[in-house]
RNA sequence: AGAGUUUGAUCCUGGCUCAGGAUGAACGCUGGCGGUGUGUUUUAGGCAUGCAAGUCGAGCGGUCCGAUUCAAUCGGACAGCGGCAGACGGGUGAGUAACGCGUAGGGAGCUACCUUAAAGUCAAGAAUAACUCCAGGAAACUGGAGCUAAUACUGGAUGGUGUCCGAUUUAAUCGGACUAAAGGGAAUAACUUCCCGCUUUAAGAGGCACCUGCGUCCUAUCAGCUUGUUGGUGAGGUAAUGGCUCACCAAGGCAAUGACGGGUAGCCGGUAUGAGAGUAUGAUCGGCCACAAGGUCACUGAGACACGGGGCCUACGUCUACGGACGGCAGCAACCGAGAAUCUUGCGCAAUGGGCGAAAGCCUGACGCAGCGACACCGCGUGGAGGAUGAAGGCCUUCGGGUUGUAAACUUCUUUUAUUCAGGAACAUAAUGAGGGUACUGGAUGAAUAAGCACCCGCAAACUACGUGCCAGCAGCUGCGGUAAUACGUAGGGUGCAAGCGUUAUCCGGAUUUAUUGGGCGUAAAGAGUUUCGUAGGCGCUCCGUUGCAUCUUGCCUUAAAGCCUAAGGCUUAACCUUAGAAAGGGGCAAGAGAUGGACGGAGUUGUACCUAGUCGAGGAUGCUGGAAUGUCUGGUGGAGGGGUGGAAUCCGUUGAGAUCAGAUAGAACACCGAGGGCGAAGGCAGGCAUCUAGGCUAUGGUAGACGCUGAGGUACGAAAGCUAGGGGAGCAAAAGGGAUUAGAGACCCCUGUAGUCCUAGCCGUAAACGAUCUCUACUAGCUGUCCCCGAUUUAAUCGGGGGUGGCGUAAGCUAACGCGUUAAGUAGAGCGCCUGGGGAGUACGACCGCAAGGUUAAAACUCAAAGGAAUUGGCGGGGAGGCGCACAACCAGUGGAGCAUGUGGUUCAAUUCGAUACGAAGCGUAGAACCUUACCUGGAUUUGACAUCCUGCUUAUGAUUUUUCCGAAAGGAAAAAUCUUAGUGGCAGGACAGCUGCUGCAUGGUUGUCGUCAGCUCGUGUCGUGAGAUGUCUGCUUAAGUGCAGUAACGAGCGCAACCCUUAUCCCGAGUUAAAUUAUUCUCGGGAGACUGCUCCGAUUUAAUCGGGGAGGAAGGAGAGGAUGACGUCAAAUCAGCACGGCGCUUACGUCCAGGGCAACACACAUCCUACAAUGGUCAGCACAAUGGGUUGCGAAACCGUAAGGUAUCAGCUAAUCCCCUAAAACUGACCUCAGUUCAGAUUGUGGGCUGCAACUCGCCCACAUGAAGUCGGAAUUGGUAGUAAUCGCGGGUCAGCAGACCGCGGUGAAUACGUUCUCGCCUCUUGCACACACUGCCCGUCAAGCGAGGAGAGUUGAGAGUACCCGAAGUAUCUGAUUAAAUUAGAUCCUAAGGUAAGUUCAGCAAUCAGCACUAAGUCGUAACAAGGUAGCCGUUUUGGAAGAAGCGGCUG
Repeated sequence: AGAGUUUGAUCCUGGCUCAGGAUGAACGCUGGCGGUGUGUUUUAGGCAUGCAAGUCGAGCGGUCCGAUUCAAUCGGACAGCGGCAGACGGGUGAGUAACGCGUAGGGAGCUACCUUAAAGUCAAGAAUAACUCCAGGAAACUGGAGCUAAUACUGGAUGGUGUCCGAUUUAAUCGGACUAAAGGGAAUAACUUCCCGCUUUAAGAGGCACCUGCGUCCUAUCAGCUUGUUGGUGAGGUAAUGGCUCACCAAGGCAAUGACGGGUAGCCGGUAUGAGAGUAUGAUCGGCCACAAGGUCACUGAGACACGGGGCCUACGUCUACGGACGGCAGCAACCGAGAAUCUUGCGCAAUGGGCGAAAGCCUGACGCAGCGACACCGCGUGGAGGAUGAAGGCCUUCGGGUUGUAAACUUCUUUUAUUCAGGAACAUAAUGAGGGUACUGGAUGAAUAAGCACCCGCAAACUACGUGCCAGCAGCUGCGGUAAUACGUAGGGUGCAAGCGUUAUCCGGAUUUAUUGGGCGUAAAGAGUUUCGUAGGCGCUCCGUUGCAUCUUGCCUUAAAGCCUAAGGCUUAACCUUAGAAAGGGGCAAGAGAUGGACGGAGUUGUACCUAGUCGAGGAUGCUGGAAUGUCUGGUGGAGGGGUGGAAUCCGUUGAGAUCAGAUAGAACACCGAGGGCGAAGGCAGGCAUCUAGGCUAUGGUAGACGCUGAGGUACGAAAGCUAGGGGAGCAAAAGGGAUUAGAGACCCCUGUAGUCCUAGCCGUAAACGAUCUCUACUAGCUGUCCCCGAUUUAAUCGGGGGUGGCGUAAGCUAACGCGUUAAGUAGAGCGCCUGGGGAGUACGACCGCAAGGUUAAAACUCAAAGGAAUUGGCGGGGAGGCGCACAACCAGUGGAGCAUGUGGUUCAAUUCGAUACGAAGCGUAGAACCUUACCUGGAUUUGACAUCCUGCUUAUGAUUUUUCCGAAAGGAAAAAUCUUAGUGGCAGGACAGCUGCUGCAUGGUUGUCGUCAGCUCGUGUCGUGAGAUGUCUGCUUAAGUGCAGUAACGAGCGCAACCCUUAUCCCGAGUUAAAUUAUUCUCGGGAGACUGCUCCGAUUUAAUCGGGGAGGAAGGAGAGGAUGACGUCAAAUCAGCACGGCGCUUACGUCCAGGGCAACACACAUCCUACAAUGGUCAGCACAAUGGGUUGCGAAACCGUAAGGUAUCAGCUAAUCCCCUAAAACUGACCUCAGUUCAGAUUGUGGGCUGCAACUCGCCCACAUGAAGUCGGAAUUGGUAGUAAUCGCGGGUCAGCAGACCGCGGUGAAUACGUUCUCGCCUCUUGCACACACUGCCCGUCAAGCGAGGAGAGUUGAGAGUACCCGAAGUAUCUGAUUAAAUUAGAUCCUAAGGUAAGUUCAGCAAUCAGCACUAAGUCGUAACAAGGUAGCCGUUUUGGAAGAAGCGGCUG
């Protein structure tokens, strides 16, 4: 100090999350030692038991005991009277938002013990506990009679410097009145002295009480509160001031600088964090406050309204003889309960401190110690050194090895710790040590007793294997997991920390994410609709003087200690502790300065306002008035339609519409002028004229003299819609009705049509009320329009000044970018308003306003990790522009209908093996399934194997080859004969291994399809941009082409295009087999030439590139024709079954061999062919012309036989320009057929043959004869083709034993048409919009249905809080009255008052049938509202309406 996360990518805005530190913590796993701290944060819930406040005999009378004992005396203990203490110490944080606390001050006070000073302490009296007797009671305790003492109590005397009064004089003095006391002890023979007390006074110290300034949480959805209230006079009361209390008088006091109310909370020193400013917090330690079961009250006292005192009420508990009585752990331990959670019923007064005492001393759960808890901080250890064949084991592996790892073993050493023995402190100043035989020291033993936890995808250090297979699970955020998971679980390894490690919770930080330091508001959240007005407040021109309030400087005081910081020191170190020092900041006092702000006084003119003179305009209000148009009415003419739409219909019209003419009438709005022109604060304002009224601007002088700016609340205005009342109503037009459209159409379109729109009076108070840009002031380049005024100067033109309103802009500057740019979104100042993630929600509740509709103000629970702005690249659009293609159009021939063939789907089956399956699967893999192929099924065999390599053992008369026989379906097995082979091979057995057409094409290589032979796809350098990116690759022209030319912040280059390659058309050269011979023109082969818009003319374009037309030459003319050639990439496209290959699976089987079957099934659907439906034909006869190819396991002539397929032979020839396949067919000539299911068509079927082959049944091809289906040109739809093409005709080849309607080739005959680019499809370029990026097969809205969640309303119901009114009223203070003479006591009364009761409200909370909306949820239902012109542009306000999104009307905005 930052990082992750919105996007395909980018910049910004903005939230969420993480890394750090901390804790009185808790939980999980683990746990060796010591030191120092710390430990009920929850129920201020209840508490058994013990202890926590006593002491004094030197205040008093007594009682008892002991010593001595006759007494006296001495010593000790004790109940009571009396004194002091008990108001401290200790606990807790319920209450309290307050003079409670903090800080700084003040005056009207009190003060026991203590200190200092002064004076005094005289002399009397009356009682009462104890004690004795009697009595009551269960107890607690109490009553009566009698006796007695005091430092207990009461008078008296004296008394100063005390208090009060008076006088003189104001220094003090004098006079008068009032007010005190207590004694005890020690020494002494005594006098007396000393000590402790007591009284009075004056001071001090410390303590306490009171008052004041300032500071001290949230809430305005709490805005008004207050009657002892605010003040005064008088009195009472208090230690003391004071409405503290009372009587009277006045009507005040507080509040937007937040009163009053509600919620929460002890405050501070400090603590945590932070760079700081801050934020959070208030355990332990220290200061203050408050409280003591819940309330209330006083007494005593120096001090209390009193934690371990008292009275009363209430709740709870205990004892009881039922009459009564007792109790208060928020003291220390302990217990129960609650809770995630927090300790011992310990030791000691040795130290420190406290109470009492003269003291000894007693008391002290304060305190000192110990115990328990890793709760925290700190320190130490669990060994050190050496040790490689890098052991074994584990894990991984490319099988070579790597890693664990010097780690271990092993050798040697040490002993902190541990165990044990011995010694042994300080804390204590003469004595006294709980801790404690502790700390510490020395010795002995022996590596001996001692390591875990979390993590390892990124953030964030650390990686592999196996298991699992969107399961189980993980997760702080993004997110992992669907068969190769570094993200789950385990293991190995690693990383981090370490007696701890993680998790959870909370706080600060990061977060500049509430911004004082230190943010924003055109479009991201955010400028209120306006501010003409204007209050409070804030801010404010120039000069002079005064002041010294703010401000600044200096000094002093204070801000307790502890803590933080610095230094030194003490525990072995550290934590911890001790001592010393210091700062900042806050507050106060004093002095100084005189800038700036304030205040006061004076002056000024530039801000501001006004006067004078002009001028401007749809500024406002009222009245009068005009023409055009529209509708209606009356009359005339006229006679069939009109109207309306994409097209129609509803509708009007022969009862006369529409059209046209004339007249009348009604209401509303004002063409042209008219213009991003004008005016107004905004909303808004438009025929003309008049009246009233407001404003701006300009010019020249003058007047006033800061009078100004902004402006919370407030007030006023405020489109449209809407509301109330009364008018008015022509047109238009929500609602409503009808007609269409549609799947539907509650819409868009059409015909009608009511509120409304208009006027008057009032209300409402909102809009995309927008420049999405608050008001004011000043400054900072320009260029160019336009409106108003003035001047130069006479009109025009021009120039200049001022005020408005527009455009442009690379001036600068600003901005995330877009953009803004003197009319700022620039540079500054002043004031106000507003924002702080999205949704929930501008909603609920409450309040205010409104007749209502509704408006203003305005949350939370819950939920998500985004929501958003600008720009970029793509893709897309029922956006635009340009261009191309057999894409459409034009033409030809088809497919889709029939039969058959082949393939596919489906179905069937033991099996019908598998794959391909939109274009881009379907006569595809398969260039040819009878066996084989074959992968499938059934059955039979086999297991180192059908095949490869290697190792070990056994075997020489075994083995191999050929032939024959037998068994068997075959594989295979057995036997015989012949030949051959030999010391390595072979065979047998065993082991490594083989094998798999088993899975995954979504793990892959290679290959292929497709867009597409489309013209595109990129790079280097430079430049532009914060960046993604752009430029180049764009624009104009052109091309088949990113082909080329010109322009240009680009200049070049690469892969593509083109060319180079092959075939072919022409020619030349060379060579040449074949043929009987010759020739080489035809033929074959090889090489070469040729074509380049090269030449010429005209036209188009700017020169160019190029295009069009004509021509020469040429076999060929504008790429001559065809082929091969396929850029970057797309489709997780196809293929694990062609091959290869990772992983997984099988291993007497998912391998291998064999026989038979199947791949050939058959209701049906699709695809591609073939043959046809006939006369441009069929049949028969005659007859002509090719080319490519193939051939020795082959092609096979001729001849003969057979109707033919074919056959015969020791067959000719041919290893091919030689021989053969090999007669080409259509065409042409002639004959018949004559429009029919035919002399068309040939399916199907029967019989008989031929060929191949071990084999032709399932299941081949061919021939002959016979049979002779469907079919008469094919619906919707759809395919191919632009020239030697389509169409048509045959021929050859590969595969192959045999099998071709398929495929690959070859030649013969040989057309028609293209106006053109509107439309369909596809593609390319530019541009535009986008809420899309899995990219329109996209995204996405609302109702309904289901589940779940939180909040709201809700008839009511329950509880709690704070008050009000009334009733009742304990104890108690005060007062009054009575009882007796005073006091005391007692009885009664009055005032106040706790608790209790009643009543009406109020606030908060819980529950609630039901209701409405919201959020979330797996692939539900209905539509398609939005995003593209989203298919009716969208949105805002309002009204109406509809299942729903929505639709329609009116006004507004452009986003």

Notes
A computed fold for a 1455-nucleotide RNA from an uncultured Pseudomonadales bacterium, annotated as small-subunit ribosomal RNA. It matches the Rfam family "Bacterial small subunit ribosomal RNA". Gene Ontology terms of the family: structural constituent of ribosome and ribosome. Its mean pLDDT, the model's own confidence on a scale to 100, is 83.